[in-house]
RNA sequence: GCUACAGACCGGGCCGUCGAUCCCUCGCUUCCAGAGGGGUAGGAAAGUCCGGACAGCAUAGUGCCAUGCACCGGUUAAGAGCCGGGCUUCGGGUAACCGAAGACAGAUAGUGCCACAGAAAAUAACUGCCUUUAACUUGUUAAAGGUGAGGAUGAAAACGUGGGGUAAGAGCCCACGGCGUCGGUUGGUAACAGCCGGGGCGGGUAAACCUUGCAUGCUGAAAUGCCACGUAUAGUAGCCCUUAAGAGUGGCACACUCAAGUUUGCCUCGGCAAACGGGUUACAGGGUAGGCAGCUUGAGCCCCAGGGGUAACUUUGGGGACAGAUAAAUGACGCCCUCGACAGAAUCCGGCUUACAGGUCUGUAGCUUUU
Numbered sequence: 001g002c003u004a005c006a007g008a009c010c011g012g013g014c015c016g017u018c019g020a021u022c023c024c025u026c027g028c029u030u031c032c033a034g035a036g037g038g039g040u041a042g043g044a045a046a047g048u049c050c051g052g053a054c055a056g057c058a059u060a061g062u063g064c065c066a067u068g069c070a071c072c073g074g075u076u077a078a079g080a081g082c083c084g085g086g087c088u089u090c091g092g093g094u095a096a097c098c099g100a101a102g103a104c105a106g107a108u109a110g111u112g113c114c115a116c117a118g119a120a121a122a123u124a125a126c127u128g129c130c131u132u133u134a135a136c137u138u139g140u141u142a143a144a145g146g147u148g149a150g151g152a153u154g155a156a157a158a159c160g161u162g163g164g165g166u167a168a169g170a171g172c173c174c175a176c177g178g179c180g181u182c183g184g185u186u187g188g189u190a191a192c193a194g195c196c197g198g199g200g201c202g203g204g205u206a207a208a209c210c211u212u213g214c215a216u217g218c219u220g221a222a223a224u225g226c227c228a229c230g231u232a233u234a235g236u237a238g239c240c241c242u243u244a245a246g247a248g249u250g251g252c253a254c255a256c257u258c259a260a261g262u263u264u265g266c267c268u269c270g271g272c273a274a275a276c277g278g279g280u281u282a283c284a285g286g287g288u289a290g291g292c293a294g295c296u297u298g299a300g301c302c303c304c305a306g307g308g309g310u311a312a313c314u315u316u317g318g319g320g321a322c323a324g325a326u327a328a329a330u331g332a333c334g335c336c337c338u339c340g341a342c343a344g345a346a347u348c349c350g351g352c353u354u355a356c357a358g359g360u361c362u363g364u365a366g367c368u369u370u371u
Base pairs, nucleotide, nucleotide: 001367002366003365004364005363006362007361008360009359010358012337013336015334016333017332018331020040021039022038023037024036025035026034042342046353047352049351050350051349052348053347054220055219056218057217061254062253063252064251065250066216067215068214069213070212071085072084073083074082075081086104087102088101089100090099091098092097105211106210110209111208112205113204114203126151127150128147129146130145131144132143133142134141135140136139159177160176161175162174163173164172178201179200181198182197183196184195185194186193187192224293225292226291227290235283236282237281238280239279240278241277246258247257248256261276262275263274264273265272266271267270301320302319303318304317305316306315307314308313
């Protein structure tokens, strides 16, 4: 110097002309217009996946359903994030160890499923082996019974190897080894690990149903509060005003609460009917689509120094900067710099994920040049 990988960071700049929006000052009685000054998209503003802040729904109940999560500890406002640890699997290494991945509760609660191949994918059958009986052509066949993996496969085959045992066999028994589970003990906050002992060895699959444990209200800034203007105190259909329609923080059921009435007539005297009025659900239609707040300074961000912690993170001191539009501003044109990516706020914040031309720095490895 080049290449590869990993990590961190930047991600257009200068000048000229003309604009947009917000704030301040001048001016002005005030507003508008005008003049001057200042601020004005991102590392992901994106996907809307996770978690919160904030707001509304009237936070009362019981049962069933539904949804989410699932090793341990810490961190935080919170989390399916992050940090540290444990376990399992895989890769490298003689080893110590290093790296990667993991929805990482339960498969002896039950149900289901397991392509191809294979006798068979879980429970038996087939084949094989053994015993007895019968038949005859005398080593075969048939019947009855015993046995449980020897049977070319497969991702996976009934703990493995060796021995004993038996008519033949089999964890049936034994030795060694392996893997769960229970009890004790030691270490550890814990997950878990080591050791000792008992008893066991039942395929896999739960991002299949399911079971267990824990947790969970819904909606979402077009939330929401207020001002102004305008309209049809109207229309159609249903139900209710009677133990009521309807409403009441996911759905269903129950219970409970809230929730709008008078008159007249009839009779069996507490019911029925009618009228008017009222309530409510749906549909169709009419009107307005202007302004203010919410709104951007917040659990905030960046830099420097110090303290605590392995780390995530936290804390103290000092300094710095901070878009706020509403059909939606943050730009257009010209010139130069080889000028070029992914992409643009819409309530805010913390994460995660995805996209990205080009460039800078650091580390590791390899190659090469010069000295």
Model confidence (mean pLDDT): 75 of 100. This is a predicted structure of a 371-nucleotide RNA (Bacterial RNase P class A) from a Chitinophagaceae bacterium. Lineage of the source: Bacteria > Pseudomonadati > Bacteroidota > Chitinophagales > Chitinophagaceae. Its Rfam family is "Bacterial RNase P class A". It is annotated as a ribozyme. The model forms 95% of the base pairs in the Rfam consensus.